[in-house]
RNA sequence: AGAGUUUGAUCCUGGCUCAGAGCGAACGCUAGCGGCAAGCUUAACACAUGCAAGUCGAACGCAUGGCUUCGGCCAUGAGUGGCGAACGGGUGAGUAACACGUAGGUUACGUACCCUCUGGUGGGGAAUAACUUGGGGAAACCUAAGCUAAUACCGCAUGUGUCCUUCGGGAUGAAAGCCUUCGGGCGCCAGAGGAGCGGCCUGCGGCCCAUUAUUUAGUUGGUAGGGUAACGGCCUACCAAAGGUACGAUGGGUAGCUGGUCUGAGAGGAUGAUCAGCCACACUGGAACUGAGACACGGUCCAGACUCCUACGGGAGGCAGCAGUGGGGAAUAUUGGACAAUGGGCGCAAGCCUGAUCCAGCUAUGCCGCGUGGGUGAUGAAGGCCUUCGGGUUGUAAAGCCCUGUCGGGAGGGACGAAACCCUUACGGGUUGACGGUACCUCGCAAGAAAGCACCGGCUAACUCCGUGCCAGCAGCCGCGGUAAUACGGAGGGUGCAAGCGUUGCUCGGAAUUACUGGGCGUAAAGCGAACGCAGGCGGUUCACUAAGUCGGGCGUGAAAGCCCCGGGCUCAACCUGGGAAUUGCACCCGAUACUGGUAGACUUGAGUCUGAGAGAGGGAAGCGGAAUUCCUGGUGUAGAGGUGAAAUUCGUUGAUAUCAGGAGGAACACCGGCGGCGAAGGCGGCUUCCUGGCUCAGUACUGACGCUCAUGUUCGAAAGCGUGGGGAGCGAACAGGAUCAGAUACCCUGGUAGUCCACGCCGUAAACGAUGAAUGCUAGGUGUUGGAGCCCUCUCACUGCUCCAGUGCCGUAGCCAACGCAUUAAGCAUUCCGCCUGGGGAGUACGGCCGCAAGGCUAAAACUCAAAGGAAUUGACGGGGGCCCGCACAAGCGGUGGAGUAUGCGGUUUAAUUCGACGCAACGCGCAGAACCUUACCCGGUCUUGACAUCCUGGGAACCUGUAGGAAACUACGGGGUGCCCCCUCACGGGGGAGCCCAGAGACAGGUGCUGCAUGGCUGUCGUCAGCUCGUGUCGUGAGAUGUUCGGUUAAGUCCGGCAACGAGCGCAACCCCUGUCGGUAGUUGCCAUCACCUCGGGUGGGCACUCUACUGAGACUCCCGGCGUCAAGCCGGCGGAAGAUGGGGAUGACGUCAAGUCCUCAUGGCCCUUAUGACCGGGGCUACACACGUACUACAAUGGCGAUCACAAAGGGCUGCAAGACCGCAAGGUGGAGCCAAUCCCAAAAAAAUCGCCUCAGUUCGGAUUGGGGUCUGCAACUCGACCCCAUGAAGGUGGAAUCGCUAGUAAUCGCGGAUCAGCAUGCCGCGGUGAAUACGUUCCCGGGCCUUGUACACACCGCCCGUCACACCACGAAAGUUGGUCAGACCCGAAGCCGUUGACCUAACCCCUCGCGGGGAGGAGGCGUCUACGGUCAGGCCGAUGAUUGGGGUGAAGUCGUAACAAGGUAACC
Repeated sequence: AGAGUUUGAUCCUGGCUCAGAGCGAACGCUAGCGGCAAGCUUAACACAUGCAAGUCGAACGCAUGGCUUCGGCCAUGAGUGGCGAACGGGUGAGUAACACGUAGGUUACGUACCCUCUGGUGGGGAAUAACUUGGGGAAACCUAAGCUAAUACCGCAUGUGUCCUUCGGGAUGAAAGCCUUCGGGCGCCAGAGGAGCGGCCUGCGGCCCAUUAUUUAGUUGGUAGGGUAACGGCCUACCAAAGGUACGAUGGGUAGCUGGUCUGAGAGGAUGAUCAGCCACACUGGAACUGAGACACGGUCCAGACUCCUACGGGAGGCAGCAGUGGGGAAUAUUGGACAAUGGGCGCAAGCCUGAUCCAGCUAUGCCGCGUGGGUGAUGAAGGCCUUCGGGUUGUAAAGCCCUGUCGGGAGGGACGAAACCCUUACGGGUUGACGGUACCUCGCAAGAAAGCACCGGCUAACUCCGUGCCAGCAGCCGCGGUAAUACGGAGGGUGCAAGCGUUGCUCGGAAUUACUGGGCGUAAAGCGAACGCAGGCGGUUCACUAAGUCGGGCGUGAAAGCCCCGGGCUCAACCUGGGAAUUGCACCCGAUACUGGUAGACUUGAGUCUGAGAGAGGGAAGCGGAAUUCCUGGUGUAGAGGUGAAAUUCGUUGAUAUCAGGAGGAACACCGGCGGCGAAGGCGGCUUCCUGGCUCAGUACUGACGCUCAUGUUCGAAAGCGUGGGGAGCGAACAGGAUCAGAUACCCUGGUAGUCCACGCCGUAAACGAUGAAUGCUAGGUGUUGGAGCCCUCUCACUGCUCCAGUGCCGUAGCCAACGCAUUAAGCAUUCCGCCUGGGGAGUACGGCCGCAAGGCUAAAACUCAAAGGAAUUGACGGGGGCCCGCACAAGCGGUGGAGUAUGCGGUUUAAUUCGACGCAACGCGCAGAACCUUACCCGGUCUUGACAUCCUGGGAACCUGUAGGAAACUACGGGGUGCCCCCUCACGGGGGAGCCCAGAGACAGGUGCUGCAUGGCUGUCGUCAGCUCGUGUCGUGAGAUGUUCGGUUAAGUCCGGCAACGAGCGCAACCCCUGUCGGUAGUUGCCAUCACCUCGGGUGGGCACUCUACUGAGACUCCCGGCGUCAAGCCGGCGGAAGAUGGGGAUGACGUCAAGUCCUCAUGGCCCUUAUGACCGGGGCUACACACGUACUACAAUGGCGAUCACAAAGGGCUGCAAGACCGCAAGGUGGAGCCAAUCCCAAAAAAAUCGCCUCAGUUCGGAUUGGGGUCUGCAACUCGACCCCAUGAAGGUGGAAUCGCUAGUAAUCGCGGAUCAGCAUGCCGCGGUGAAUACGUUCCCGGGCCUUGUACACACCGCCCGUCACACCACGAAAGUUGGUCAGACCCGAAGCCGUUGACCUAACCCCUCGCGGGGAGGAGGCGUCUACGGUCAGGCCGAUGAUUGGGGUGAAGUCGUAACAAGGUAACC
């Protein structure tokens, strides 16, 4: 720091996603140790049990026990009394608040304990608990009488203080003792001060919703009083009527706040566990008491809910203290030890108490550290995995050898934390450790016990095999999986991290994706339809003052901890710790005055006023005018008119249309008229008049910043629509009819109502657009046009020209922009203000509110869903877009196909099998250049299993020839003959080895026309013999790309020429090659008698090579020449010559590519599958089936013919398991026979049509030949299924073929025959050959295909594209809904506990006061009563929020559903608002 993802590709916009860091986490797999931290985020749910606040005998009495020197003393217990219990500890429910933070204020306050200081501590009195006795109760506990002490209580004195004051004074009003070593110590009372801690007040700061806009009645203020420690409506009475709020009151939602924490470069964003400060709460609600302090977590009272006890009468309780339990939950620990340390309470102290705290336990929850060994070790072991079978990899990894000892277990030693308190002769002495026999140290043992998790398609580091086969599954995004998956699962290997690793959730980051730093708004989301304008924001020049903003300095504060820096301590680190820095803030003081603000003055350029001209469909009102349509009346006139693509509906003989005249009525104003004018926009168009707004130019007199913008607000605002009343010619939603169509609720036609028009009132929206807010300034020009002014010229006017101002267009530099484009009329450079945007869909929708008569408008979400949706430009493709051009593409012609019969192929059907492939053109007489067996792949049956075929090994035998038996054959069994070739040994016999072949055997292996042509090679078809397809360098563009290749000509051609930011080049085109057409050369067992001779008259023979021919080699044609046209071009047209003339004709030759085109059954080949079978052999059958349907052919339907007879003329081929002559036989197929020929020699072989003569005479025929019967021939092992041919007989359909459709432009079509391949035989097919030999082409409008340029596009699988809506089905979320139900808020009223306060107080009453000798009486006090306030509760009517609801509404998503075709190409009616 970025990356992936929209596209065929590109740039941009824009969302989604990822990589990082973090966490009080949880879950999965795994797990050796230690240190330091952390550990109910959920139910502020309910709690069993234990503990968490006591202490003091040096305040006091009593009881019990003990001791006693009898004086008393000690201990314990309950109680009186004092202090504490308001701290410490927990939690975050509530709270949006002076609760918190920060800075201040308090002359408006308090303060127990502590510190300092001053003064005092004198003298009396009356009770009471405990206790005793009695009573009540289940208990808790209550009660009567009696006794008693105090540092408990009450007076008196004194009294700083406080209050009042006429400054003389008056009023009020304290105390307590205990211990003692007798020195004193601890206390007590009053006061002053301090410290620390609190109360109260104020400025500023920090959440969301405006679909919460008005709120408040003690409310705001005052006076008086009450109350408080204290100010205050804090409370009460009275008076006044105020107070808050758009700088967001009120209401609703959410939330403890902060230091900090996490993240981030920062600014920010998120957060508020642990630690620290503050606040709030303590079962829920209310209340006060005590006290220095509470409205009190482990106090009281009341109410409520809940739990427990009960003798049913009553009682008890409050873990959000520490443990612990249940419950909830994804989830969070021990009913531990100790007061040793730190701190707290009490105490003179010892000490006691302390779940504060310190420790230990549990948990990988986090951070940090350590280890699981180190060195050496190649035969690169074995095993695994892969493999091209060579090897590679795991891998120095292991083993082995040599070491070490963290950790572990064993033994031994063993802390720091501790200093106080205490005692003391003042020197000193002594005591205390929960953790813990822990940390740590030493010794010895032994590699021994210690590695996993995730990932490996891209992002993103890491690849192979197997399995699976859109299944199972994966997935953060893009996306993988449909038989070779680096993406699923496993394995091997690898990568990353490591006692952890992954996943999930959440936060920040990346995200400049809310943009302060730091974004945008012409077309991507985004300028309000327009204007006016209050608040607000901003504001020209100059002088002076001020000092609010601003800047500088100082001071206070900004707690500690944390972060950062420098040190220190645990072996290091985490962690702990000392110091510093920082804390960007706030407050105060001093200073500065440029800028902003404020105050006072001045100025003229902004703005406005004035004077003089000017243009204009600017607005409103009234009146007037002509043309046209329609209607009415009348005339002329007759059969049609209208209308359309064509028609019909319609009008018309009751007289239309047409035409003439007259009249009526309404609406709109041709020409002028113009990217001309005016207006803020909407908008404004005949003429005249009246009223009226704005603008421009010129002059430069006046005012003196008066300005700009504008939330809310107000006004205007096309069309349609609404209300009331008019009007209504034309047009014309709806509607009706006619057409069209598959349908046609449309487009077209005929009618036609609202409406369109007027008046008044609503509506308030438009693609209200320049898709561009307003204002100001600045920044090259050129060229039109409108208005005005000036200058030059002119005698004047006008025109032209020049200059300036104001408008309105076009082009264009810089600049800007994603590009397109904008460009002084900015989308450039800047300033000010307003509005608006933040992915697509849902949706401009729902709900709520406001407006409206309604229609509806304005404001405006969410759930859910997708990974895109978009903008501009590029290349293609496409268009029922355009231009140019070509092709037997159409047209013009000739002949066919489609009808018949037959042949053949395909589909279908059938079958045991009818093997397989090919399917628009470009499958279908195609693979098949030839299925009776074979072929053959199919079916049935019979057989074989190293195999029919290949290589290797062993044994035997050469090979080979042949017989018998069984069998359908394959095959099986049994024989017979026969021993070769090469080498070696041997005298020889013979033996051994080898090659080749055969037999047998074993296993490696063979074999497969089995699958995949969508794994492939090769080959082929097709567009298309079309003229195209590209590259290098340069240039242009951010880029995809463009340029070149476009353009003007020309060509069959990207053929050539010219031009040009291109210049060149390659593959194609053309040419080079072959055949053919002319001529020459060379050659001569064919040709010629041309020339000569012979002859049986046949080039037969001699002879010759001239000609034909043959087959080799040359020549020839290039727009060369002439004329015209053309850009002095390319070229075109005409002509000369020529055998041939404009590529002479034909062939071969097929660019980049397209169709996952065809072929695994030619061959080759990856993978998969079969292996006594999916291989191999054999017999038979099938591929030849047959209701049908299609393609391609043959033969015909006849007289341009058929038949018979006669009789000419080819070319190209083939021939030795071959072609076969003459001859003979047969009607014939053919047979017999065999001359000749390995072929320019012989044969096949006759060519046929044609020609000549004759018959047939229009008929199902002397046409046509199918079919069938009979008889034959040939091939072949074999013609039944299933061959061809011959003869005789038979003689079907068919009389020129519907819609539709094919071929052909010249030696072509048509027609006629001949040959060949395959092949034993089989040809209407295929491939070739020649004979005879036409017609037509005006032309390119249309059909089809193609090429180039251009245009549009929402297509790119590319129009066989894309895509919309209803309906049907399933699922999901949401809205409405008769209602039902819950929560919450406030109101009115009722009730009214406890309690404070007030009042009363006939009842009670020790200490105090008064009277009184006293009893006693009175005061004061109290119980009780009453009242105000008030919690809970109740009644009533509401607001708001939520849940649910038959049914209903639209929305979203789903596989190939239905109906149509709306949009994208002029999308077939341009689209859209």

The RNA shown here (small-subunit ribosomal RNA) has 1473 nucleotides and comes from an uncultured soil bacterium. The RNAcentral record of the sequence draws on ENA, Greengenes and SILVA. It matches the Rfam family "Bacterial small subunit ribosomal RNA". Model confidence (mean pLDDT): 85 of 100.